């Protein structure tokens, strides 16, 4: 450098109701890289908005405290919290859809 493959998880129980996996109570989930092991630190991707020569560019983008161990941890252990695009539908992180998509990146082959 080229090619191939991989590359996002989660609603189970109960309540109200004509109707809710959407509301309420309990439950459950956590992309990639860095760093003492990270959903909440730093950076990135996806998503969303705008422009455009339709391929790129610009913008935007959630959430953590206390204690302990240690040379070192907002990453481990204990306790208590918090967050989650757009469209659809009884109001959705968990259902359906764009999407057999995109993709940070990882592994392998030459």
């Nucleotide at each position: 450098a080229u090619c191939u493959u991989u590359g996002g998880g989660g609603c189970g129980g109960g309540g109200c109701g004509a109707a809710a996996u959407u509301c309420c109570c309990c439950a459950c989930c956590g992309g990639c890289a860095g760093u003492a092991u990270a959903g909440u630190c730093u950076g990135c991707g996806a998503g969303c908005c705008g422009a455009u020569u339709u391929u790129u560019c610009g913008g935007u983008u959630g959430a953590c405290g206390g204690g302990g161990u240690g040379c070192g941890a907002u990453u481990c252990c204990c306790c208590g919290a918090c967050c989650g695009a757009c469209g659809g539908u009884a109001u959705a992180g968990u259902c359906c859809g764009g999407a057999u998509g995109u993709g940070a990146a990882a592994a392998g082959a030459u």
Molecule: FMN riboswitch aptamer (RFN element)
Organism: bovine gut metagenome